[in-house]
């Protein structure tokens, strides 16, 4: 580097509730924790879903890509 442990420092947080935003999808922020080895960023491809559909949104916690990072067992 590949790779990912009943390691280790720590991280993020699904459903739900609350509160605010938004036509919606969603989205932030507190509570919560189902998970995650990039569950860090980025809508370039596909897909999904939303709308007032020549379009215009949303979703990276679908999947690929492409940046970019902690930690080292075994192999």
């Nucleotide at each position: 580097c590949c790779c990912g442990a009943u390691a280790a420092c720590g991280g993020c947080a699904a459903a739900c509730c609350u509160g605010g935003g938004g036509c919606a999808a969603c989205c932030c922020a507190g509570g919560g924790a189902c998970g995650c080895a990039a569950a860090g960023c980025c809508a370039u491809g596909g897909g999904g879903c939303c709308c007032u559909c020549a379009g215009g949104g949303c979703u990276c916690g679908c999947c690929a890509g492409g940046c970019u990072g902690c930690c080292g067992a075994a192999g």
Predicted 3D model of a 75-nucleotide RNA (c-di-GMP-I-GGC riboswitch aptamer) from a Bacillota bacterium. The coordinates come from a structure-prediction model, not an experiment, and the mean pLDDT is 88. The source organism's lineage runs through Bacteria, Bacillati and Bacillota. Its Rfam family is "c-di-GMP-I-GGC riboswitch aptamer". Gene Ontology term of the family: cyclic-di-GMP binding. Its Rfam clan is "c-di-GMP_I riboswitch clan".